[in-house]
RNA sequence: AGAGUUUGAUCCUGGCUCAGAACGAACGCUGGCGGCGCGUCUUAAGCAUGCAAGUCGAGCGGCAAGCUAUGUGUUUACACGUAGCCUAGAGCGGCGGACUGGUGAGUAACACGUGGGUGACCUACCUAAAAGUUGGGAAUAGCCGUUAGAAAUAGCGGGUAAUACCGAAUGUGCUUACAGGAAGAAAGUCUUGUAAGGAAAGGAGCUACGGCUUCGCUUUUAGAUGGGCCCGCGCCCCAUUAGCUAGUUGGUGGAGUAAAAGCCUACCAAGGCGAUGAUGGGUAGCCGGCCUGAGAGGGUGAACGGCCACACUGGGACUGAGAUACGGCCCAGACUCCUACGGGAGGCAGCAGCUAAGAAUCUUCCGCAAUGGGCGCAAGCCUGACGGAGCGACGCCGCGUGGGCGAGGAAGGCCGCAAGGUUGUAAAGUCCUUUUCGGGAAGGGGAAUAAGAGUGAUAGGCAAUGAUCACUUGAUGACAUGAAUCCCGGAAUAAGCCCCGGCUAACUACGUGCCAGCAGCCGCGGUAACACGUAGGGGGCGAGCGUUGUUCGGAAUCAUUGGGCGUAAAGGGCGCGCAGGCGGCGUGUAAAGUCUGGCGUGGAAGUCCCCGGCUCAACUGGGGGAUUGCGUUGGAAACUGGCACGCUUGAGUACGACAGGGGAUGGCGGAAUUCCAGGUGUAGGGGUGAAAUCUGUAGAUAUCUGGAGGAACACCAAUGGCGAAGGCAGCCAUCUGGAUCAGUACUGACGCUGAGGCGCGAAGGUGCGGGGAGCAAACAGGUUUAGAUACCCUGGUAGUCCGCACAGUAAACGAUCGCCACUAGGUGUCGGGCCAGUCAAUGUUUGGUACCGCAGCAAACGCGUUAAGUGCACCGCCUGGGGAGUAUGCCCGCAAGGGUGAAACUCAAAGGAAAUGACGGGGGCCCGCACAAGCGGUGGAGCAUGUGGUUUAAUUCGAUGAUACGCGAGGAACCUUACCAGGGUUUGACAUACGAUGGAAUGGGAGAGAGAUUUUCCAGCCUUUCGGGGUCGUCGUACAGGUGCUGCAUGGCUGUCGUCAGCUCGUGCUGUGAAGUGUUGGGUUAAGUCCCGCAACGAGCGCAACCCCUGCUAUCUGUUGCCAUCAAGUAAUGUUGGGGACUCAGAUGGAACUGCCGGUGACAAACCGGAGGAAGGUGGGGACGACGUCAAGUCAUCAUGGCCCUUAUAUCCUGGGCUACACACGUGCUACAAUGGCCGGUACAAAGCGCAGCUAAGCCGCGAGGUGGAGCGAAUCGCAAAAAGCCGGUCUCAGUACGGAUUGGAGUCUGAAACUCGACUCCAUGAAGUUGGAAUCGCUAGUAAUCGCACAUCAGCAUGGUGCGGUGAAUACGUUCCCGGGCCUUGUACUCACCGCCCGUCA
Repeated sequence: AGAGUUUGAUCCUGGCUCAGAACGAACGCUGGCGGCGCGUCUUAAGCAUGCAAGUCGAGCGGCAAGCUAUGUGUUUACACGUAGCCUAGAGCGGCGGACUGGUGAGUAACACGUGGGUGACCUACCUAAAAGUUGGGAAUAGCCGUUAGAAAUAGCGGGUAAUACCGAAUGUGCUUACAGGAAGAAAGUCUUGUAAGGAAAGGAGCUACGGCUUCGCUUUUAGAUGGGCCCGCGCCCCAUUAGCUAGUUGGUGGAGUAAAAGCCUACCAAGGCGAUGAUGGGUAGCCGGCCUGAGAGGGUGAACGGCCACACUGGGACUGAGAUACGGCCCAGACUCCUACGGGAGGCAGCAGCUAAGAAUCUUCCGCAAUGGGCGCAAGCCUGACGGAGCGACGCCGCGUGGGCGAGGAAGGCCGCAAGGUUGUAAAGUCCUUUUCGGGAAGGGGAAUAAGAGUGAUAGGCAAUGAUCACUUGAUGACAUGAAUCCCGGAAUAAGCCCCGGCUAACUACGUGCCAGCAGCCGCGGUAACACGUAGGGGGCGAGCGUUGUUCGGAAUCAUUGGGCGUAAAGGGCGCGCAGGCGGCGUGUAAAGUCUGGCGUGGAAGUCCCCGGCUCAACUGGGGGAUUGCGUUGGAAACUGGCACGCUUGAGUACGACAGGGGAUGGCGGAAUUCCAGGUGUAGGGGUGAAAUCUGUAGAUAUCUGGAGGAACACCAAUGGCGAAGGCAGCCAUCUGGAUCAGUACUGACGCUGAGGCGCGAAGGUGCGGGGAGCAAACAGGUUUAGAUACCCUGGUAGUCCGCACAGUAAACGAUCGCCACUAGGUGUCGGGCCAGUCAAUGUUUGGUACCGCAGCAAACGCGUUAAGUGCACCGCCUGGGGAGUAUGCCCGCAAGGGUGAAACUCAAAGGAAAUGACGGGGGCCCGCACAAGCGGUGGAGCAUGUGGUUUAAUUCGAUGAUACGCGAGGAACCUUACCAGGGUUUGACAUACGAUGGAAUGGGAGAGAGAUUUUCCAGCCUUUCGGGGUCGUCGUACAGGUGCUGCAUGGCUGUCGUCAGCUCGUGCUGUGAAGUGUUGGGUUAAGUCCCGCAACGAGCGCAACCCCUGCUAUCUGUUGCCAUCAAGUAAUGUUGGGGACUCAGAUGGAACUGCCGGUGACAAACCGGAGGAAGGUGGGGACGACGUCAAGUCAUCAUGGCCCUUAUAUCCUGGGCUACACACGUGCUACAAUGGCCGGUACAAAGCGCAGCUAAGCCGCGAGGUGGAGCGAAUCGCAAAAAGCCGGUCUCAGUACGGAUUGGAGUCUGAAACUCGACUCCAUGAAGUUGGAAUCGCUAGUAAUCGCACAUCAGCAUGGUGCGGUGAAUACGUUCCCGGGCCUUGUACUCACCGCCCGUCA
């Protein structure tokens, strides 16, 4: 000293939370010792029992028991009497029970704190001083007798004492009255005189008997101590408590007190207190201090100390120096107890202790040895004050639970595939020590002195008893079996608690699977949890550790130090103005504030510093400092305030100009709407997105004329003017407020702000009375709609207008209170002045109004002389969101409602500004078969195929909007195959290694079986150093195996946005920052393509190009291809020789670059047109897919983490299934026909494939095919026939000579095998279907459409897929709309990003 938490990210505001310290604590786990402290915070609830205040015989009467002496009865024993000693209990009397101890209920008060006053007072005991202590009297307890009563207690009679009580005497002092004097402002002060009043008690010791000593007693004075009363200042919350007061405020006379006083009383007066908070309500004992804090503050008032109050609750007095009395009295009440029912007794908030309450707080202990107190001459007695011990880790402090060495880094645990790591020098082991512990011994100090004794001294003239002082001696220990010390023994008796996701130091494994649980905040847990539980390891503290509660801190989060109010919470709607606060220049004065010196006080303890004592520390002793305050006294005079006198600049007044929708009243005007009357005129009008309600043939709308009435004032008009705000607009008049400008005169601080208060205050609303044209809440109808209590339409009442009265609120906004001063400018506009001027523009000055902008400010946006800048004074307001401007109380109002204005509860945020994206039924620009324009389809039919669903023993699994559905599958009869049924196997169908064992393996035959498999026979190894090795079977151990799960643990691969033009980086710059800039802008492009501009300059991934195919061409090469020329040959054919021209093949080049011309453009990039060219602006096609998105798809291609199965979820076999079928969908094929079908004839491809292959010719079969076997591993041979086309013929619009489904029969081929379940052929059969609803798909040129060919897979099986060529169109005006996309911009409360967010109702 800060940190976490609002966001995807940022800055700010703002709350919540944490880290610190503390505690009279409590709870959980744990617990060795000692010292010093502390210990009912809750019900001032109730209490059994014991103790806590007595003492004095040296005040008095008196005396039980006891002792001694003596006498008597009778000698002991015993009893009685007398005297003495000693005195118990009770009594009279004195002193003390007003202290000590407890508690905090009450109390907001002179209760407390601090400082004063008392000239308005008291004070027992104590100290000092003065004076006295004479002489009498009358009673009464006890006692005796007796009465009442259960008791407590009470009564009657008799008699008795005093330091008890009462007179008398005396009176230094004292008190009162009167008269005088002194100081003094006054006063009850001091002083002189006179008069009156009022005292007492004795005891003890000694004696020379005279008295002396001592303790008492009386009066008075002084002191000390303790108190009473009064005053200044300080002292909690609520204004949702605003008025309170009748002894109330004052006076006079009196009463009363120790004492002032309405303290009390009678009379008189009518005062007193209060927004500087009276009165009322709530809460509370106050302080020194204690805790916290850097401090200022905040909280608190346990223990210790001071004061106050209280003593079961309430009231009262008595006694006394002192009480209105904790362990006294009386009365009333509640409660408890006793009772003979008539009456009585009691008060733990003393110490222990009990009950209840509560999370919670101790022993019914010891002792008066010490300190202190009461009484006493004293000894002494009493003392739950106190000193100690006990219990409690409740706190603070100290000590220990061992120390050294010890690596094979043991074992075990944990982690790791392993290597190894870690626990860890830790342990064991070994050497040592003994604090503590157990046993024993001995034991300081706390004790000072008292009585007494001895010695000496002092005072007095002096004896005795005495007084005082000094020295020496001289009893007494609760604690205590104590402390400290010594001896012996032995590592022995002694470690836990919390935490380990971030904040916050410390990490792994397993278990669990939004379960169980954690959590101070944020938040963890839904199968890989560093956050739950456990373990190992680690971190922190340590006889404790955590948790809970509370306080301060952090929190500048109530801000004096030290905050804010344009948008985050926050400026009153506006003005006038009382109180209050603040206030211009000069001189003087006193000294209130202010500053400074002295003095007094600020108790002790405590905190702080220094020194000392317990071994240290806690604890404690001494000294210092501090106590920031109050009082008093001296000084200073700048500033503030007071007083006095001046001044003119603030403020104001008069005179002169001047602008204006400023206000009020009265009058006038025209346009328009509506209505009324009349004329013309005829079928509609009106209204809407479209309609309808409505209106009109009873004459509307339209149009003309006349009239009525109400309301508002077009143009001017503004970015303009006026007003304090609300607000103000036709014109004229009257009354009236304010501003501005210029100059002169005057007043002389008269000022600013302004809580309360008063006034003004839009719209809407209210009351009464008018008015009512238009408009128009409510209401009615129509329409829209799923609904439509709305938006739209037709009507329409309050109201809108006027007068009077109320109401008092608005996003009453500049979301910015008003005043003053200062701090760069520029531009426009409204009003006024001045100088110059071409009396123009312009310049200058002043008052408004608006924009831009420097400095500065601000979280940013922005503000910026009209401040949100810099300052001053004053007022108002804010303190997280919700609850809520609600409830309640009060005030106002006729009502509606307004003003003031909470809490419970709940959340971890709510919010401001700005930034990135995404989104918008926002905007701009631009693309794409996106629409449009076209061509052909799908959706209807039959069939094929895939999917859903259903079914099934199984119909294996996956793919599911676009981006699943002729998809994985490029080809399920067995196999495949993962599914089902049944039958088998278990180191396994497959891999590696080791050990043991046996032999080959393998092939063939036969038997069993559905087969897998099994039985049996036969045949049957290589190598060698002769041990063995290789290989194989069996057994065993490791392990194999899994198309089992998780694509949301993954790699790889893939789809999609999208071949869309984008996505980023470095440096620099801008910004507090997220971020921006670059990449935006102007053009252009298919393109972030290029050009220009620019705080950017460059670069990367994408685009393009480089690659392949194709289009033209050159060169080279020339067989299996080719054949122009030459030659040979044939029925015919490049058939042959040959050729290197052509075609073609395949290798290397060329060619196209907006290069050229014209135009447009900015002189650019580029675009348009043209020339040339095989090709022209990317020539056509392909491969190629940026950063990323969809937790997209795939664990069943493969790979792979984790989990799961292991005589089964592995593996083998036979059969079945994946081919099911009421249905639904996708993708296709064939069609519905004449641009066609059928028959015959006849042309022209490209690209492929072929040896377990393609297969020619020939022959057979209607055909599928069979037979045959030449040739060819292929520019050579074969598949191979291309088809549409063309020529000719036929069919003639029909369910047909269209269409071919379905079915019957007969076959072919492949294959162990075509039943489930193949393809093909022939004959026969001849279904639906006549162009397809809503909807929907593809395609822009060699494309669509149409025609066939080939290939992959493959034994066989193609309407699918992949390629190939043949024929070969139509259309695109254009970008409004649908879909998708790109760029810029704007709004946003979205960021999981509009399939978002979010509101209300209901459950």